[in-house]
Record summary
Predicted 3D model of RNase P RNA and transfer RNA as a complex of 496 nucleotides.

RNA sequence: CGAGGCGGCCAGGGGGCCGCCGGUGGCCUCGCGCCACGGGAGGAAAGUCCGAGCUCCACAGGGCAGGGUGCCGGGUAACGCCCGGUCGGGGUGACCCGAAGGAAAGGGCAACAGAAAGCAGACCGCCAGGAUGCCUCGGCAUCCUCCACGCACGGCCUCGGCACGGCGUGGGUGUCCGGCGACGGGCGCGGCAAGGGUGAAAGGGUGCGGCAAGAGCGCACCGGCGUCCCCGGAGACGGGGGCGGCCAGGCAACCCCCACCCGGAGCAAGACCAAGCAUGGGAGCGUUCGAGGGCUGCCCGCCCGAGCUCCUGGGUAGGUCGCUCGAGGUCGUCGGUGACGGCGACCCUAGAGGAAUGGUCCCCGCCCGCUCAGGGGCGACCCCGAGCGGGGACAGAACUCGGCUUACGGCUGCCUCGGACC
RNA sequence: GCUCCCGUAGCUCAGCUGGAUAGAGCAGCUGAUUCCUAAUCAGCAGGCCGGAGGUUCGAAUCCUCUCGGGGGCG
Numbered sequence: 001c002g003a004g005g006c007g008g009c010c011a012g013g014g015g016g017c018c019g020c021c022g023g024u025g026g027c028c029u030c031g032c033g034c035c036a037c038g039g040g041a042g043g044a045a046a047g048u049c050c051g052a053g054c055u056c057c058a059c060a061g062g063g064c065a066g067g068g069u070g071c072c073g074g075g076u077a078a079c080g081c082c083c084g085g086u087c088g089g090g091g092u093g094a095c096c097c098g099a100a101g102g103a104a105a106g107g108g109c110a111a112c113a114g115a116a117a118g119c120a121g122a123c124c125g126c127c128a129g130g131a132u133g134c135c136u137c138g139g140c141a142u143c144c145u146c147c148a149c150g151c152a153c154g155g156c157c158u159c160g161g162c163a164c165g166g167c168g169u170g171g172g173u174g175u176c177c178g179g180c181g182a183c184g185g186g187c188g189c190g191g192c193a194a195g196g197g198u199g200a201a202a203g204g205g206u207g208c209g210g211c212a213a214g215a216g217c218g219c220a221c222c223g224g225c226g227u228c229c230c231c232g233g234a235g236a237c238g239g240g241g242g243c244g245g246c247c248a249g250g251c252a253a254c255c256c257c258c259a260c261c262c263g264g265a266g267c268a269a270g271a272c273c274a275a276g277c278a279u280g281g282g283a284g285c286g287u288u289c290g291a292g293g294g295c296u297g298c299c300c301g302c303c304c305g306a307g308c309u310c311c312u313g314g315g316u317a318g319g320u321c322g323c324u325c326g327a328g329g330u331c332g333u334c335g336g337u338g339a340c341g342g343c344g345a346c347c348c349u350a351g352a353g354g355a356a357u358g359g360u361c362c363c364c365g366c367c368c369g370c371u372c373a374g375g376g377g378c379g380a381c382c383c384c385g386a387g388c389g390g391g392g393a394c395a396g397a398a399c400u401c402g403g404c405u406u407a408c409g410g411c412u413g414c415c416u417c418g419g420a421c422c
Numbered sequence: 423g424c425u426c427c428c429g430u431a432g433c434u435c436a437g438c439u440g441g442a443u444a445g446a447g448c449a450g451c452u453g454a455u456u457c458c459u460a461a462u463c464a465g466c467a468g469g470c471c472g473g474a475g476g477u478u479c480g481a482a483u484c485c486u487c488u489c490g491g492g493g494g495c496g
Stems, first nucleotide, its partner, number of pairs: 001418010012364007020040002023037005028031001042394001046405002049403005054266004061300004066262005071085005086100001087098004101257002106255002108251002123196002125192003128145008146171006153165002155162003172189007204222006223247001225244008270321004280312006292304003328347008366391007374383003423495007432448004441479001450466005472488005
């Protein structure tokens, strides 16, 4: 210098004039009056996504349905929030992200491709190996090795055997064709799942053995699973060892299962006062064989219960409380890694009900652009000062809190990575 | 205050129990037919499914946040 990560703070300041909404006090000519003093948006007041307080409804009972949460420990009035940790993932790193229970309870899904996709499957391919040589490049020839069976020349010996050397025959199997032959090819019957190919995914990986060829078929190591034990931890979990079977796949932001939580409504909750009209007219249902309501989707249960529903007609469109002192804020101190908690001192900070918190002018401060004066440097340019012009985000309380999320301007601290120079 | 639904081509709508290269009608363009036009017939173009993340092998479809629009109750 460039790129990035995490945290903290502010939301321009002062003044004049003119207004707006509440509060308190005073004055009189008591009016929708005047004067004075004091107060008047936010970090998100927003979205209404969670959790509560408060109020009413049986102080809310049972079941089904429905909804939510989902690693562990803690914080809190509570939470789906926050803090600390575990595990997994991302990043070179600072650091960040995670709806992170169960797929061996059950159901379901997986297009296309592919032989086969959920009790997996067989298209190509493979069903002695290696070396050398030849050429028409696909085969042929020779030799060696392995295994099985056979022979007994040498060898050994318990004298009849053994199979070390040697020799011979064969290489899953049936049949046909070619070839002197080794062998090759075709059609079948079988075996295989190594290799190729498809896919997001093909039922562990590497190596050795094994086999006609192969394969967890066997073994070793590694990964993963289950189970048992030991050690560390409060726990999630981590480390180590033994055993097992060779391997159990993915999706539960599909149904579902498990554990835990949730009664309903919302300040137009709700309480009181005042005013006005007509216990008006008509129809239907019902009065312990009970309509209707509390009570939310349904059922049971409980309680209230004489009215209820529809049509038509009439009246009202006010006031007071709830209403802001509250899980409140600031500072200090103590405990705690931290979220947070304890104690002490101080502070009072909008309460209107369709909605006030505004306008204008001056000064200062911040940022940007242009011009000019001075200084530094070879230079690009930098520092400092002045003048003029411009800019200053997102956004507005409506019962109140705790969170989350979203929108948005700036200042600042620490840290990481890269480059250049000393 | 409480609550539900919608957003897909220029317009109106399907698809939304995950499998797609996103369809249909009208409108548009090209050609045929006609003396010319309309109608008709044949063909073509046009979409990042309101936006951003996530789950999944795979998202228009499922989940979360967000933007815009509309409705219902009190």

It holds a member of the Rfam family "Bacterial RNase P class A". Gene Ontology terms of the family: tRNA processing, ribonuclease P activity and dimeric ribonuclease P complex.